A computed fold for an 86-nucleotide RNA from a Bacillota bacterium, annotated as c-di-GMP-I-GGC riboswitch aptamer.
Taxonomically the source falls in Bacillota (Bacteria, Bacillati).
It matches the Rfam family "c-di-GMP-I-GGC riboswitch aptamer". Rfam links the family to the GO term cyclic-di-GMP binding.

RNA sequence: CGCGACAAUGGCAAACCCGGCGAAAGCCGGGGACGCAAAGUGACGGGCCUAACCCCCACUGGGGCAUGGCGGCCGCGCUGCCGAAC
Repeated sequence: CGCGACAAUGGCAAACCCGGCGAAAGCCGGGGACGCAAAGUGACGGGCCUAACCCCCACUGGGGCAUGGCGGCCGCGCUGCCGAAC
């Protein structure tokens, strides 16, 4: 340096519930733990979600699109605790 244990010390917190924000996706706070060795961090590339907005239309219909999101989808960048085996 790789690597990652029925190790130690700590950490985070899915679903669901409550409150708030938002058009929505989703986010924030509290409760709660399915999981996580980067489940720390950056939307850079891919992917995924939403469709405010725009166009057509005149029906509550069709089409297009992030400038909105997801880092707990993958890659990549930056940063970082511990130390058995190999």
It was read from a public genome assembly, where an Rfam model found it.